[in-house]
Context: one part of a larger RNA
RNA sequence: UUGGGCCUAAAGCGUCCGUAGCUGGCCACGCAAGUCCAUCGGGAAAUCCGCGCGCUCAACGCGCGGGCGUCCGGUAGAAACUGCGUGGCUUGGGACCGGAAGAUCCAGAGGGUACGUCCGGGGUAGGAGUGAAAUCCCGUAAUCCUGGACGGACCACCGGUGGCGAAAGCGCUCUGGAAAGACGGAUCCGACGGUGAGGGACGAAAGCUCGGGUCACGAACCGGAUUAGAUACCCGGGUAGUCCGAGCUGUAAACGAUGUCUGCUAGGUGUGGCACUGGCUACGAGCCAGUGCUGUGCCGUAGGGAAGCCGUGAAGCAGACCGCCUGGGAAGUACGUCCGCAAGGAUGAAACUU
Numbered sequence: 001u002u003g004g005g006c007c008u009a010a011a012g013c014g015u016c017c018g019u020a021g022c023u024g025g026c027c028a029c030g031c032a033a034g035u036c037c038a039u040c041g042g043g044a045a046a047u048c049c050g051c052g053c054g055c056u057c058a059a060c061g062c063g064c065g066g067g068c069g070u071c072c073g074g075u076a077g078a079a080a081c082u083g084c085g086u087g088g089c090u091u092g093g094g095a096c097c098g099g100a101a102g103a104u105c106c107a108g109a110g111g112g113u114a115c116g117u118c119c120g121g122g123g124u125a126g127g128a129g130u131g132a133a134a135u136c137c138c139g140u141a142a143u144c145c146u147g148g149a150c151g152g153a154c155c156a157c158c159g160g161u162g163g164c165g166a167a168a169g170c171g172c173u174c175u176g177g178a179a180a181g182a183c184g185g186a187u188c189c190g191a192c193g194g195u196g197a198g199g200g201a202c203g204a205a206a207g208c209u210c211g212g213g214u215c216a217c218g219a220a221c222c223g224g225a226u227u228a229g230a231u232a233c234c235c236g237g238g239u240a241g242u243c244c245g246a247g248c249u250g251u252a253a254a255c256g257a258u259g260u261c262u263g264c265u266a267g268g269u270g271u272g273g274c275a276c277u278g279g280c281u282a283c284g285a286g287c288c289a290g291u292g293c294u295g296u297g298c299c300g301u302a303g304g305g306a307a308g309c310c311g312u313g314a315a316g317c318a319g320a321c322c323g324c325c326u327g328g329g330a331a332g333u334a335c336g337u338c339c340g341c342a343a344g345g346a347u348g349a350a351a352c353u354u
Base pairs, nucleotide, nucleotide: 004325005324006323007308008307012322014202015201016200017199021195022194023193025089026088027087028086029085030084031083033082034081035078036077038075039074040073041072042071048066049065050064051063052062053061054060092192093189094188095187096185097184098183104178105177106176107175108174109173110172111155112154115151116150117149118148119147120146121145122144126137127136163170164169207248208247209246210245211244212243216242217241221237222236223235224234259321260320261319262318263317264316267299268298269297270296271295272294273293274292275291276290277289278288279287280286303310304309327354328353329352336347337346338345339344
């Protein structure tokens, strides 16, 4: 609970696509459902108001008249707005073309250092580790130097509040394929748009199933220390896992703790992309300055805000649509249902307590 809200107090679904619904640009004509106007009818009685009357008065009652009666229906009309129909338009949206930017995605191929193991050569007593040690490795030759082979993971520098992507996320190089956005256009379609209950797809890490792989790291675990103890922090090992293929799970402080879309409202200063203009030029895909559009940061006006702060990428001023909140705990629990192999996820209370 006809209210007020959702960056940080409770509250924006993790993200996108999209069904119903809701909502929607400019012009003309028509219809008249909504809407508006006129009129007629209905809209019980009582109640209310006025007048009169009856109980000795009043309350109360009776009669007449008026009023109230959100509203419903008939008839006649209006056409601004909404709606519906027809025709048209281009600014919203889409398509096409052009050159350009990008860790965007998928697949394939190639490479690099480090690391580990093994083999060969050299070489000898320690190495490793720590606050200090010890466990540990080493005379069957370690550590170290050097030549090679194999293996798996990763991709230094460039690297940037730089870029791309709906989000999750994406970083060696090359090739092939796919997709999205920005910019420019004298082309085309012509409102085709927005949001989106249900629904669908994608969705870090961890986890699960099957198969492979395992250098390094490393939950669990085993040792060594520390300590009163030490199921830890430190050290030596080490399984799952981290990696690849196929499938599942569907959650995160999935954060900008800020839903999506549209319009409007001072500036200043960086930086990425595209286009244009001017100057310089060593004529280079060059340098410098400016303008427009579009991203991404910082500062800040009005305004907003409890403040922190936000401030044309709004948390300002407005509109459309969706989601969500309503004291703390019990509790994201129980029960039921749906999903999942399981772990668990989704939906989601109450008693009681304060």

This is a predicted structure of a 354-nucleotide part of an RNA (small-subunit ribosomal RNA, central domain) from Natrinema sp. Lineage of the source: Archaea > Methanobacteriota > Halobacteria > Halobacteriales > Natrinema. The coordinates come from a structure-prediction model, not an experiment, and the mean pLDDT is 87.